[in-house]
RNA sequence: CGCUGCUCAGAGCAAAGCCGCUGAAAGGCGGUGACGCAGAGCCACGGGGCUACCGCGAGGAUACUCGCCACGUCCGCCGGGCCGCCAGC
Numbered sequence: 001c002g003c004u005g006c007u008c009a010g011a012g013c014a015a016a017g018c019c020g021c022u023g024a025a026a027g028g029c030g031g032u033g034a035c036g037c038a039g040a041g042c043c044a045c046g047g048g049g050c051u052a053c054c055g056c057g058a059g060g061a062u063a064c065u066c067g068c069c070a071c072g073u074c075c076g077c078c079g080g081g082c083c084g085c086c087a088g089c
Stems, first nucleotide, its partner, number of pairs: 002089004012037002017032006035076001041082003045079003048074003055068005
C1' cells in the first nucleotide's frame, strides 16, 4: 500500500417505543432506550424512498377539497467520493 472481517484489544454509534423542543409536513435536536452496525463517521454527487408550505391546475359560495410539483428531507435503501480504528493475509 492492497485485499479481507474468521480471530484479538480498546473504544464508538444507537432502530423501534416513550417524553420534551422544533418544523406546514416529511423530518431534525435533546433525554430515555438497544434492534442492530467494521465505517450506523462525513458529503444529497447518481439512482431510489418520504413530504408538499409556496406555486400551478381543477372544483367550490367565502370556507375548503382534490391533483401536480423539491427549492424540503432520508447517508441505518443501493452505488459513488473523502477521512479513519484493530486484526489477519
c-di-GMP-I riboswitch aptamer from a Methanobacteriota archaeon, 89 nucleotides, folded computationally. NCBI's taxonomy places the organism under Archaea, Methanobacteriati, Methanobacteriota. Of the family's consensus pairs, 100% are formed in the model. It was read from a public genome assembly, where an Rfam model found it. Its Rfam family is "c-di-GMP-I riboswitch aptamer". Rfam's curators write: GEMM was predicted in a large-scale screen for bacterial structured RNA regulatory elements.